[in-house]
Molecule: transfer RNA
Organism: Patescibacteria group bacterium
RNA sequence: GGGCCUUUAGCUCAUCUGGUAGAGCGCUACUAUGGCAUAGUAGAGGUAACCGGUUCAAGUCCGGUAAGGUCCA
Numbered sequence: 001g002g003g004c005c006u007u008u009a010g011c012u013c014a015u016c017u018g019g020u021a022g023a024g025c026g027c028u029a030c031u032a033u034g035g036c037a038u039a040g041u042a043g044a045g046g047u048a049a050c051c052g053g054u055u056c057a058a059g060u061c062c063g064g065u066a067a068g069g070u071c072c073a
Base pairs, nucleotide, nucleotide: 001072002071003070004069005068006067007066010025011024012023013022019056027043028042029041030040031039032038049065050064051063052062053061
């Protein structure tokens, strides 16, 4: 320098063919227990890396940029 892959909640990841953004763990409160562990119930937490384009509508499609991974030179 070039090819390919990845970027969504604090962490690990879903979200099929564009149509209301979710799960597990963690966090907060409450209940059960004398207390802890544990279990249950409820809740908070997201501009979907950034910029632009297409579309009635973009996490999803297209272009660029950035970061990380991998392969080649």